[in-house]
Description:
This is a predicted structure of a 76-nucleotide RNA (transfer RNA) from a Candidatus Nanoarchaeia archaeon. The coordinates come from a structure-prediction model, not an experiment, and the mean pLDDT is 81. RNAcentral records the identical sequence in 2 taxa. It matches the Rfam family "tRNA". The family's RNA type in Rfam is transfer RNA. Gene Ontology term of the family: triplet codon-amino acid adaptor activity.

RNA sequence: GAUCGCGUAGCUCAGCCUGGUUUAGAGCGUCCGCCUGAUACGCGGAAGGUCCCAUGUUCAAAUCAUGGCGCGAUCA
Numbered sequence: 001g002a003u004c005g006c007g008u009a010g011c012u013c014a015g016c017c018u019g020g021u022u023u024a025g026a027g028c029g030u031c032c033g034c035c036u037g038a039u040a041c042g043c044g045g046a047a048g049g050u051c052c053c054a055u056g057u058u059c060a061a062a063u064c065a066u067g068g069c070g071c072g073a074u075c076a
Stems, first nucleotide, its partner, number of pairs: 001075007010028004020059001030046005052068005
């Protein structure tokens, strides 16, 4: 330098291909409560997201298109 893949909550990821409604979810973690003599386990609840950034398409974009940034793989 070329090609391809990935980027979503503190962490690991689903959802994207096939746009759709009200609010983007799960597990772990954190906090609160219940339980217990106390802790752990268990149960219930809560907080936490500019969906990497920008622009475009569209009535409507995490999802499609283009450019950029970061990481990785392969080739040179």